Predicted 3D model of an 89-nucleotide RNA (Glycine riboswitch aptamer) from Thermoclostridium stercorarium. Lineage of the source: Bacteria > Bacillati > Clostridia > Eubacteriales > Thermoclostridium. The coordinates come from a structure-prediction model, not an experiment, and the mean pLDDT is 77. The model forms 90% of the base pairs in the Rfam consensus. Rfam family: Glycine riboswitch aptamer. About the family: This family represents the bacterial glycine riboswitch. The RNAcentral record of the sequence draws on Ribocentre.
[in-house]
RNA sequence: GGACGGACCUCUGGAGAGACCAGGUAUGGCGCCGAAGGGGCAAGCCCGUUAUGGGUGUAUCUCUCAGGCAAAAGGACAGAGGAUUCAGG
Numbered sequence: 001g002g003a004c005g006g007a008c009c010u011c012u013g014g015a016g017a018g019a020c021c022a023g024g025u026a027u028g029g030c031g032c033c034g035a036a037g038g039g040g041c042a043a044g045c046c047c048g049u050u051a052u053g054g055g056u057g058u059a060u061c062u063c064u065c066a067g068g069c070a071a072a073a074g075g076a077c078a079g080a081g082g083a084u085u086c087a088g089g
Base pairs, nucleotide, nucleotide: 005085006084008082009081010080011079012078013077018030020029021028022027031069032068033067037065038063039062040061044056045055046054047053
């Protein structure tokens, strides 16, 4: 001096679905959403060698465990900034 990238902090944007029903306001019931988190896997690859086998395997796909279904909060992701780490030179 410090690119690209990683995790972190701040700001901005940021979807879906019940202001449902009962009730003793504790809780229970029915319906629904997919964007915290978590689970699942086609192809391919690897092992095995015959079997409908095992392993690995991305996601905004899928499941809905968790979470959520007025506002607020949260929110994947995106943009900007900060600080940090680091290669070449």